Overview: The RNA shown here (SAM riboswitch aptamer (S box leader)) has 108 nucleotides and comes from uncultured Flavisolibacter sp. Taxonomically the source falls in Flavisolibacter (Bacteria, Pseudomonadati, Chitinophagia, Chitinophagales). Its mean pLDDT, the model's own confidence on a scale to 100, is 85.

[in-house]
RNA sequence: CUUAUCAAGAAAGGCAGAGGGAUAUGGCCCGAUGAAGCCUUGACAACCUGUCCCGCUAUUAGCGGGAUAAGGUGCCAACUCCAUCACGCGGAACGCGUGACAGAUAAG
Numbered sequence: 001c002u003u004a005u006c007a008a009g010a011a012a013g014g015c016a017g018a019g020g021g022a023u024a025u026g027g028c029c030c031g032a033u034g035a036a037g038c039c040u041u042g043a044c045a046a047c048c049u050g051u052c053c054c055g056c057u058a059u060u061a062g063c064g065g066g067a068u069a070a071g072g073u074g075c076c077a078a079c080u081c082c083a084u085c086a087c088g089c090g091g092a093a094c095g096c097g098u099g100a101c102a103g104a105u106a107a108g
Stems, first nucleotide, its partner, number of pairs: 001108006011041005019030003024084004042076001044074001047072003050068008080102001085099006
């Protein structure tokens, strides 16, 4: 950079000791009944690989679907915690919806 997904899902223990929820602002939360970080174990999920099954094709293979969860990642408060920009609807504050931007993860 490209493509796909982002409304679901899933925590215990040890070390540690004050922050954390990506960044900025605002909000709202989590946190001494222990934040970040590190380690162990477990779970969740099914993107990639593997294995198995089914179907199709131009059959040492390719493509599609399903299962599994062994391997590679990821992940385990709150929609990606919410808003910010644009548009639409309603409106007194503001609310709702869609899209964009940004971000996260996977594969290339």